Predicted 3D model of RNase P RNA and transfer RNA as a complex of 478 nucleotides. The prediction has a mean pLDDT of 79. Rfam match: Bacterial RNase P class A. The family's RNA type in Rfam is ribozyme.
[in-house]
RNA sequence: UCAGAUGGCUGGAUGACCGCUGCCACCAACGGAGAAAUCCGGUGGGAGAGGAAAGUCCGGGCUCCACAGGAUCAGGAUGCCGGGUAACGCCCGGCGGGGGCGACCCCAGGGAAAGUGCCGCAGAAAACAGACCGCCUGCCCGCCCCACGGGGCGCACGCAGGUAAGGGUGAAAAGGUGCGGUAAGAGCGCACCGCCAGGCUGGCAACAGGCUGGGCAGGGUAAACCCCAUCCGGAGCAAGACCAUGUAGGGACACAUGCCGCAUGCGGCUGGUGCGAUCCUGCACCGAUGUCCGGGUAGGUCGCUUGAGGCGGCUGGCAACAGCCCGCACCAGAUGAAUGGUCAUCGCCCCCUGCGUCAUGCAGACGGGACACAGAACCCGGCUUACAGGCCAUCUGACAGC
RNA sequence: GCCGGCUUAGCUCAGUUGGUAGAGCAGUUGAUUUGUAAUCAUCAGGUCGGGAGUUCGAGUCCCCCAGCCGGCACCA
Numbered sequence: 001u002c003a004g005a006u007g008g009c010u011g012g013a014u015g016a017c018c019g020c021u022g023c024c025a026c027c028a029a030c031g032g033a034g035a036a037a038u039c040c041g042g043u044g045g046g047a048g049a050g051g052a053a054a055g056u057c058c059g060g061g062c063u064c065c066a067c068a069g070g071a072u073c074a075g076g077a078u079g080c081c082g083g084g085u086a087a088c089g090c091c092c093g094g095c096g097g098g099g100g101c102g103a104c105c106c107c108a109g110g111g112a113a114a115g116u117g118c119c120g121c122a123g124a125a126a127a128c129a130g131a132c133c134g135c136c137u138g139c140c141c142g143c144c145c146c147a148c149g150g151g152g153c154g155c156a157c158g159c160a161g162g163u164a165a166g167g168g169u170g171a172a173a174a175g176g177u178g179c180g181g182u183a184a185g186a187g188c189g190c191a192c193c194g195c196c197a198g199g200c201u202g203g204c205a206a207c208a209g210g211c212u213g214g215g216c217a218g219g220g221u222a223a224a225c226c227c228c229a230u231c232c233g234g235a236g237c238a239a240g241a242c243c244a245u246g247u248a249g250g251g252a253c254a255c256a257u258g259c260c261g262c263a264u265g266c267g268g269c270u271g272g273u274g275c276g277a278u279c280c281u282g283c284a285c286c287g288a289u290g291u292c293c294g295g296g297u298a299g300g301u302c303g304c305u306u307g308a309g310g311c312g313g314c315u316g317g318c319a320a321c322a323g324c325c326c327g328c329a330c331c332a333g334a335u336g337a338a339u340g341g342u343c344a345u346c347g348c349c350c351c352c353u354g355c356g357u358c359a360u361g362c363a364g365a366c367g368g369g370a371c372a373c374a375g376a377a378c379c380c381g382g383c384u385u386a387c388a389g390g391c392c393a394u395c396u397g398a399c400a401g402c
Numbered sequence: 403g404c405c406g407g408c409u410u411a412g413c414u415c416a417g418u419u420g421g422u423a424g425a426g427c428a429g430u431u432g433a434u435u436u437g438u439a440a441u442c443a444u445c446a447g448g449u450c451g452g453g454a455g456u457u458c459g460a461g462u463c464c465c466c467c468a469g470c471c472g473g474c475a476c477c478a
Base pairs, nucleotide, nucleotide: 001398002397003396004395005394006393007392008391009390010389012346013345014344015343016342017341018340020048021047023045024044025043026042027041031040032039033038050373054384055383057382058381059380060379061378062236063235064234065233067282068281069280070279071278072277073276075232076231077230078229079228080094081093082092083091084090095109096107097106098105099104110227111226115225116224117221118220119219132167133166134163135162136161137160138159139158141154142153143152144151145150175193176192177191178190179189180188194216195214196213197212198211200209201208202207240302241301242300243299250293251292252291253290254289255287258269259268260267261266262265271286272285273284274283295477296476297475310328311327312326313324314323315322316321347371349369350368351367352364353363354362355361403474404473405472406471407470408469409468412427413426414425415424421458429445431443432442433441451467452466453465455463
């Protein structure tokens, strides 16, 4: 210098004028809008979108469905080990496997010797393996030699067998390579690698490394059913609470507004309902019930933003993260939905001109154009997806010089 | 804002234990007819919304994204 890897930051700036939405202080305490609930003033100060506010994919807080415990079944999710966390399918550190020269990156990474299913086409054979070609042996057959006992060579066709070395098919052919061995072959034997079983050492563990034994039994698929382990109630701020207005204060169906006693409110007895289903135990409730049709209002207040919070410091830890009578400040709360508009200057990019180089480039100005992805909606922790341009740190490889 | 569903030929839709995608209408060509329609025969037309993954193999299973459609307020 070029090409990369990882982690992080930023996401136009300044000024003027005009607006919009909350908050705080002071003043005013009369008036206005509205049917009402309720809302509204003036001055000053200060604040006002994001790293993803997004997708709504996970996990929580919060609210309601009164609720709690146990057993069995069903459904869903997760899945190497250890740690972090309020929790997680997230994060950190390891282990194993794969990729890259390397920095480094990727992995839904439990179980296929519990069982079931599937493995199309091709191929001889696809899971209780299997002879199409090939190879080999014997019979048969042909030729040659002969001392007639037999021997040698060939083997096209046929018959009987052996063989998984070779060819060919396939994603996958029943351990791999080599040597020996054999009629030809084969874990048939041996060496190395792989595999299985047992035990040893190290490690919290996943796992790693020796040792001994065994010729090898057991193809793949679980993002197919399934098995094992762990976890899990449902709905969601249009949750939910309150106020106001209005009505045909309507109708149909369902459950049991059950029965008894005193007597119109209690008591007792069954029975029913209760957050996936059934059962059990306690408890609560038994009409302000549920569903549908029709009708009406679609206004306001709260929930609403101070929180598993943020920034800085110190300590512990490899790290994720945790701790502190540590310090600092309060940092959007809208609801047909604020957070903006105009102008000027600068920044950045492109067009243009000039200069220079092998090339990236450098300089200038009249003018023109663009400035990414994208807009909080109850709130947090994550993941994923989108994103013009710029900056920083650490590391790797190649080339060149010293 | 929250919660569900769908996307396959030009249009409307099928497609289940994953094995290489069909039907009807529309279209092309031919026959029939004086000609048209109908009818008969024939042919073409598919990145299965897009991208990654599992698998030998994905329309189908899993994940992410895009587009379209639907539902959800109170009162009595």